[in-house]
RNA sequence: CGAAGCCGCGCGGGAGAGACCGAGCCCCCACCCGGGCCCGGCGCCGAAGGAGCAACUCCUCCCCGGAACCUCUCAGGCCCCCGGACCGCGCGGACGAG
Numbered sequence: 001c002g003a004a005g006c007c008g009c010g011c012g013g014g015a016g017a018g019a020c021c022g023a024g025c026c027c028c029c030a031c032c033c034g035g036g037c038c039c040g041g042c043g044c045c046g047a048a049g050g051a052g053c054a055a056c057u058c059c060u061c062c063c064c065g066g067a068a069c070c071u072c073u074c075a076g077g078c079c080c081c082c083g084g085a086c087c088g089c090g091c092g093g094a095c096g097a098g
Stems, first nucleotide, its partner, number of pairs: 001098001006093008018042001020041003024037004043078003049074001050072003056066002
């Protein structure tokens, strides 16, 4: 000087599932219609988080440990917005093959 990989920050991309039924309130309106909020009900989604099994991984072996986008659906979500695992790029940090 310094790759790969790790952590953090920023930017970009980022899916799925009822804009269902009922009551109430508010807005608009002469009314209907429409929109929003909230409560209840049923249905549904899984890629925040959580939980479970476990391929795999660690170790001489076992145990312990780690472990999914698989499963559950507690939470969360089902117009848009927000969120969003994950991916790409950039910056910074630690480590450090060479």